[in-house]
A computed fold for an 80-nucleotide RNA from Acetothermia bacterium UBA3574, annotated as c-di-GMP-I-GGC riboswitch aptamer. The coordinates come from a structure-prediction model, not an experiment, and the mean pLDDT is 80. Lineage of the source: Bacteria > Bacteria candidate phyla > Candidatus Bipolaricaulota. The sequence was found by an Rfam model in a public genome assembly.

RNA sequence: CCUGAAAAGGGCAAACCUGCCGCAAGGCAGGGGCGCAAAGCCACGGGCCCUAGCUAGAAAGGGUAGCCGGGUUGCCAGGC
Numbered sequence: 001c002c003u004g005a006a007a008a009g010g011g012c013a014a015a016c017c018u019g020c021c022g023c024a025a026g027g028c029a030g031g032g033g034c035g036c037a038a039a040g041c042c043a044c045g046g047g048c049c050c051u052a053g054c055u056a057g058a059a060a061g062g063g064u065a066g067c068c069g070g071g072u073u074g075c076c077a078g079g080c
Base pairs, nucleotide, nucleotide: 001079002078003077004076011036012035016031017030018029019028020027021026034066040072041071042070044069045068046067047064048063049062050061051060
């Protein structure tokens, strides 16, 4: 630097349920386990979703890293 078929130590945790926060999308905690080799971290580019207030546009703002790309850090094994 490349790869993730097998193995080891293990790690994360979808739907759903409960509680709390939020207008909402959604988030956090517990249970749960569909999956995941970055399903660690960062909203930088694209996509998608939401928006009480506001006259009105989704301009602006918010969310999604488990939609894709990019950046960054990193375990194990194999190869060069």